[in-house]
RNA sequence: GGGCCUAUAGCUUAGUCAGGUAUAGCGACGGACUCUUAAUCCGUAGGCCAGGGGUUCAAAUCCCUUUAGGCCCG
Numbered sequence: 001g002g003g004c005c006u007a008u009a010g011c012u013u014a015g016u017c018a019g020g021u022a023u024a025g026c027g028a029c030g031g032a033c034u035c036u037u038a039a040u041c042c043g044u045a046g047g048c049c050a051g052g053g054g055u056u057c058a059a060a061u062c063c064c065u066u067u068a069g070g071c072c073c074g
Base pairs, nucleotide, nucleotide: 001073002072003071004070005069006068007067010026011025012024020057028044029043030042031041032040050066051065052064053063054062
């Protein structure tokens, strides 16, 4: 230098192919239960989807570009 893959909540992750209300688990917080804790159960908050631009009525999703990480080729 060329090619490919990955980036979504504090962590792990579904959703991307085929555009249409952003998921779940763990964790945090509150409550129930318990003499208390743990376990179990219920609830709440937490994302503007790596950054920017474009297409579209509508973009995590499609297109372009940049950044970071990984793999391969030279």

Transfer RNA from Candidatus Methanorbis basalitermitum, 74 nucleotides, folded computationally. It matches the Rfam family "tRNA". By type it is a transfer RNA. Taxonomically the source falls in Methanorbis (Archaea, Methanobacteriota, Methanomicrobiales, Methanocorpusculaceae). The prediction has a mean pLDDT of 83. The sequence was found in a public genome assembly.